Large-subunit ribosomal RNA, domain I from an activated sludge metagenome, 485 nucleotides, folded computationally. Its Rfam family is "Bacterial large subunit ribosomal RNA".
[in-house]
Context: one part of a larger RNA
RNA sequence: AGCGUAUGGGGAAUGCCUAGGCUCUCAGAGACGACGAAGGACGUGGUAAGCUGCGAAAAGCUGCGGGGAGAUGCAAACAAUCUUUGAUCCGCAGAUGUCCGAAUGGGGCAACCCCUAUGGUUGAAGACCAUAGACCCAGCAAUGGGAGAAAACCCGGAGAACUGAAACAUCUAAGUAACCGGAGGAACAGAAAUCAACGAGAUUCCCUUAGUAGUGGCGAGCGAACAGGGAAUAGCCCAUUAAGUUAUUUGGCAAGUAGUGGAAGUAGACUGGAAAGCUACACCAUAGAAAGUGAAAGUCUUGUACACGAAACGAACCAGAUAGUGAAUUGAGUAGGGCGGGACACGUGAAAUCCUGUCUGAAAAUGGGGGGACCACCCUCCAAGGCUAAAUACUCCUGAGAGACCGAUAGUGAACCAGUACCGUGAGGGAAAGGUGAAAAGGACCCCGAAAAGGGGAGUGAAAAGACCCUGAAACCAUACGCUU
Numbered sequence: 001a002g003c004g005u006a007u008g009g010g011g012a013a014u015g016c017c018u019a020g021g022c023u024c025u026c027a028g029a030g031a032c033g034a035c036g037a038a039g040g041a042c043g044u045g046g047u048a049a050g051c052u053g054c055g056a057a058a059a060g061c062u063g064c065g066g067g068g069a070g071a072u073g074c075a076a077a078c079a080a081u082c083u084u085u086g087a088u089c090c091g092c093a094g095a096u097g098u099c100c101g102a103a104u105g106g107g108g109c110a111a112c113c114c115c116u117a118u119g120g121u122u123g124a125a126g127a128c129c130a131u132a133g134a135c136c137c138a139g140c141a142a143u144g145g146g147a148g149a150a151a152a153c154c155c156g157g158a159g160a161a162c163u164g165a166a167a168c169a170u171c172u173a174a175g176u177a178a179c180c181g182g183a184g185g186a187a188c189a190g191a192a193a194u195c196a197a198c199g200a201g202a203u204u205c206c207c208u209u210a211g212u213a214g215u216g217g218c219g220a221g222c223g224a225a226c227a228g229g230g231a232a233u234a235g236c237c238c239a240u241u242a243a244g245u246u247a248u249u250u251g252g253c254a255a256g257u258a259g260u261g262g263a264a265g266u267a268g269a270c271u272g273g274a275a276a277g278c279u280a281c282a283c284c285a286u287a288g289a290a291a292g293u294g295a296a297a298g299u300c301u302u303g304u305a306c307a308c309g310a311a312a313c314g315a316a317c318c319a320g321a322u323a324g325u326g327a328a329u330u331g332a333g334u335a336g337g338g339c340g341g342g343a344c345a346c347g348u349g350a351a352a353u354c355c356u357g358u359c360u361g362a363a364a365a366u367g368g369g370g371g372g373a374c375c376a377c378c379c380u381c382c383a384a385g386g387c388u389a390a391a392u393a394c395u396c397c398u399g400a401g402a403g404a405c406c407g408a409u410a411g412u413g414a415a416c417c418a419g420u421a422c423c424g425u426g427a428g429g430g431a432a433a434g435g436u437g438a439a440a441a442g443g444a445c446c447c448c449g450a451a452a453a454g455g456g457g458a459g460u461g462a463a464a465a466g467a468c469c470c471u472g473a474a475a476c477c478a479u480a481c482g483c484u485u
Stems, first nucleotide, its partner, number of pairs: 001484009015470001016435002020406002022403007029395002032148001039100003042055003046078001050074002061094006070082003105114003115133006135146004153184001154182004164171001168217001194200002204231004214222002235387003238331001244325009256313002259308003265281004270277001282299002284288001290302003336360008346372001367382005422429002442469001445457004
């Protein structure tokens, strides 16, 4: 020095666990905001840095209801208190609610500065306190409304490129993404100037028709409809008067927002640190879902099945009343036509149908539109006004539940004080980090030591598991011994 064995160090894999996630189902809700929101800044505790709560009335105040022994959040300890004259806690309603923020008296580098009027305060002034003071729309005015926010879903406006075509230009991607405006719990659409060719009879959604008919540098691709089967059904109105809808109000009704009751097991010379295990003999069950308890509990605890409950809020829904709205001359610069575009599955094509930038421009039910160029016959419908639930789409959020979903390099980026630390001028990017034990019983006391380091005893504990704390692999390091050189 190498190899081997053993014992340690080191390291964090693995196993087990779950406080957090992921994907869904059912039900609810889709709230908010000038009565100042969403989101923040700064404060607020006996001691108080952070989180949480709250707002100068500041981990809180008041009322009503629930509840019944402890309580002063996370979070120990000390101090000081509260509480059966019912605290803490839970629900409902109310009060307070600094400053910024649509931010709205004016300004501003958000959380700051300054002003006017009236009232208060003061002997007076200043300072301070209260109230009002932005803009737009409607209205004579009084006054009313608007503004902002919001995960996806929806409607409208405007609208790419990468890509595919094995290049690329028509085409595709795609009317997609990003952007803008607007609304609702859904939105849009909707009661035929529709389809059809027997006839059907608003709209929406699903299945099918069908990757069919078509369209297409007939390339890549794009891609219907009729008929049929289902889900859900609902029809109406245009000048006092309606369908409907909004507000107010009257009556009726109940989910929900705290809770209450809630069956039935003991023993052991058993094992063990601990019994829920084992053994023996019982019991309940409209309850043998689940969680917890020192291992594995129907009968120990919380619960579960089942039964019940509201002072207050709530007020869906149903019926009625009042007041608005609906509201617009039965649809003319319209239908149609020319030119240029766009939408239709349909790229101008034989191209109907729909929209319209521009130029034109009818008829009047003895009329007009459509039936895929166009014409005739036939059939069918009545445009140029309006309203309309359900079936459908989505999930920032609430409650209950589920999983041949994950189990800390997984699962959300985030199980932990995470959109944090940190990086970047900025837009933006973006981590790591879980586990003592049943219980702190968290090691009194003694010794070594400079020691609040570390260690040796002692003690706790089932076990040191000793806080760098469950298990504790490998790499790597050390020591002892053996073998080889």